Record summary: Predicted 3D model of a 475-nucleotide part of an RNA (small-subunit ribosomal RNA, 5' domain) from Silybum marianum. The full RNA is in RNAcentral, with records from SILVA. Its Rfam family is "Bacterial small subunit ribosomal RNA". Its family is annotated with structural constituent of ribosome and ribosome in the Gene Ontology. NCBI's taxonomy places the organism under Eukaryota, Euphyllophyta, Spermatophyta, Pentapetalae, Silybum.
Context: one part of a larger RNA
Formats: sequence, C1' cells, structure tokens
RNA sequence: GAACGAACGCUGGCGGCAGGCCUAACACAUGCAAGUCGAACGCAUCCUUCGGGGUGAGUGGCGCACGGGUGAGUAACACGUGGGAAUGUGCCCUUUGGUUCGGAAUAACGUCUGGAAACGGACGCUAAUACCGGAUGUCCCCUGCGGGGGAAAGAUUUAUCGCCAAAGGAGCAGCCCGCGUCUGAUUAGGUAGUUGGUGGGGUAAUGGCCUACCAAGCCGACGAUCAGUAGCUGGUCUGAGAGGAUGAUCAGCCACACUGGGACUGAGACACGGCCCAGACUCCUACGGGAGGGGCAGCAGUGGGGAAUAUUGGACAAUGGGCGCAAGCCUGAUCCAGCCAUGCCGCGUGAGUGAUGAAGGCCUUCGGGUUGUAAAGCUCUUUCGCACGUGACGAUGAUGACGGUAACGUGAGAAGAAGCCCCGGCUAACUUCGUGCCAGCAGCCGCGGUAAUACGAAGGGGGCUAGCGUUGUUC
Repeated sequence: GAACGAACGCUGGCGGCAGGCCUAACACAUGCAAGUCGAACGCAUCCUUCGGGGUGAGUGGCGCACGGGUGAGUAACACGUGGGAAUGUGCCCUUUGGUUCGGAAUAACGUCUGGAAACGGACGCUAAUACCGGAUGUCCCCUGCGGGGGAAAGAUUUAUCGCCAAAGGAGCAGCCCGCGUCUGAUUAGGUAGUUGGUGGGGUAAUGGCCUACCAAGCCGACGAUCAGUAGCUGGUCUGAGAGGAUGAUCAGCCACACUGGGACUGAGACACGGCCCAGACUCCUACGGGAGGGGCAGCAGUGGGGAAUAUUGGACAAUGGGCGCAAGCCUGAUCCAGCCAUGCCGCGUGAGUGAUGAAGGCCUUCGGGUUGUAAAGCUCUUUCGCACGUGACGAUGAUGACGGUAACGUGAGAAGAAGCCCCGGCUAACUUCGUGCCAGCAGCCGCGGUAAUACGAAGGGGGCUAGCGUUGUUC
C1' cells in the first nucleotide's frame, strides 16, 4: 500500500447492487418447510337441474434418495485431473412384440371389547392398476442338450392415458487405476485377512468383499506406521511475476443429520422432517409400572456462548420441482419485502456575485495580521428529500407478491442533510494558554522535572469524507 463474512469508538442525508452466527455439529417453546392422484378401488356423507358434482378417512400408485442445511468426521481414490472394464438404471426418447384365462384375501365399514393416553384385540362383510395361480413367450436363466423355470392391468368424457417383455439411446449412478494433494523422525519399523493363489459364497458388478485350504508374503529414509491439523476443487486476496495466504457468498464433488449400530422398502437410501436396537437428554402420565412421545447442521424465532451477525414478514405473479389427462393442489426451493453505512458504486448537503476586507474569535512587535469571499446582502437553481397527480416492464390469451413500487408530470422553498482523524521526525499540516517527570502521549525514535510546535484546551492548518480512525488477520 492492498484486502476483509469483520469488531470497537465518534458521526450519519439518499439511492442501486451485493453480503450478514467466522464462536456452542450447544439446547430448543411455537408456526410453517412434501405432498398429490376420484381418469386405479370400495365405503361413509352432503348437494343435485337426477345428467352429475363435492367432502372425509382408508386400500392402491407416484413422489418423499430431489430441492434446502451444515463442515463434525475424513490426509482418503475424499477431492482434482487423465484413463479403464466386470456393472445397474424409475421417469424421458426410438424400435419390435404382447396386453389371455382364473382364484383367494384384506383395510375401510359393522358388532363386541382392553387402555388415562399412545395404541390395540376378537368375530363378520367388501373392491381394485393391491395379492396369487394357469396359459403363451421374441427374450433371459439353468441344463445331463432330452428338457425345465420366468410377464402383464386396466381406466375414461372414446380422443387417449396406461400395463408387460425385449433391444438401443440419453442422462444419472456404482467400481478400478496413473499422477497431484499440510506439519512432525524429540514417531523407524509396520502388517495375520496381513500379501498372493485355488475352490466356494456374496454383489447390479470386479475384488480378501467374506469363507475354507495352501504358500509366506506385503509396505517402509523416494518417509511406511504413529501423532497433530484439515472437508477438497473452480476460485478468492495479495504480488510486476514467480510465489505466499485462503476455501465466506456463487458453482461442482464429498461427508453428516442428538450419539453409536443395523437393516427394511425401493430404480435409487443403509434414508435430515422413515423403521428397529442401545445410550445421553427432555417432556407427558389417571403412577397401573409398563407403555408412549421428541430430535431446527430446513425457514423464521428463543435461551446460551461471543467483540460480533437480521423478520416468529408477503407470494406462488415469475423460474424450477412433486403429483395429476387436465383444471389444479403443494412448494420457508425460489421470487420479493423488512433490519444492519457490513462492503462496493453513484448522488447530495447549493450556484454566481459580494471589501468598508463588517461584527465576533485568535495572535500581536499594538502598527497590524488572520479566520476571509468566508458571512451578511443581491441574483439564481431545485438534484435528493417533501406534497399532489399519472403510473409501468417483468405476462405470448388470462394470472403481479413486489407495488400505487420504479418512472413521469406539477408545486413550494436554500429550504430537511458533515463529520472524523491528524499537525516533533518518519509524514502533508504551528501558534497561544494551562500543566510542571504530575496529569498524560506513544507505531518506532522518543516527549513531559516552569518559556512543551510531542500532554490538555483554544485559534489556525493538513488529510479523507457519509464516513473517519483504532484493533485483529493475510499478502
């Protein structure tokens, strides 16, 4: 000098754009953040113009693995980059073929009944695109090559939307490898599923991934192992560059979801607002003692910690997502608004004229000098703000939260709008008074003990300016 997710002190007019718990991955009251489909299905109920329409819980389908948060863990194929082969794939696209015949249940519902509640129990009834069996089967799997096994679902407003099998594509995902990726040797040896092979199991798939047997390997001063620290990257800051530091916002990847473990469902999870077990914590209870409920590192918000970081706001109008044929519903994603000079950028706080150089202040060698064209006065202007009126773009036909916002027009009136730091040298800017090694200053050198340009005040001056200075951190 530059920079900052900054904080503190003094001060503070407006707008645009951005940013805003860096600390306790501490604990959380309350509300909301994932639903949707009646064109899959039965039931109950309401309305009816008898055509039909609505509502509710339930069965069923799809979604809830996305989107959103956080950075705890992780020094690792986690990430970056470049390759690879032994894989999977819902929705989407292309193509081919099929969509046949039957069956048994069950929730809802009804009756009875247990419990404070959460939640159940027995019996009876019913439907489906829920479940099961047979047929066929391009195709797939097994095979002793004879053969054996494996699919489907219908709905409707008659236009379509679906369902099954197979092949291919796109996108996505899993796996493997080369190279790169912090500090410590006051960490030198580490390793038994360890290293390799064979048989088997397991997986969508390769593989000690797992298992039995066999062999004794494998890694290491080119730093293994251990310990510490840390999410990685595109980037960001600085710098002429090389480099150094860093990883907020935005984007990609990873990991996590009270702590630890586990699987289920599913195309996809070992699943933030799912399940089971254990633990800590918290709450309810009719104390019957067994059972039940909870997880803000989603958006707001609260307590706590801290130098420090915002509203328990509006809307689905746009963009995007889920479901649905659609109308539409949901969406704290998102778009907006609110708060904060936190930053960057822009604008304003007036312009011209005005000498008897007014008054006042300060200094003085008492002549004067300076503040100073500064003020007043005169002539103008009206940005921003204020008042009134018109009033968007964003929305292809409809639909606008923002918003009566932006913008435009009219009006009044210099009117409502300047501070902060410094003045010994470095370093731009000097005098007087007070104080008297005191009170104090200080980044370094150093000032202060009676003439202090260095402390405090005043006048004057210098610098920056809605900011200015200090502190912290990086280059």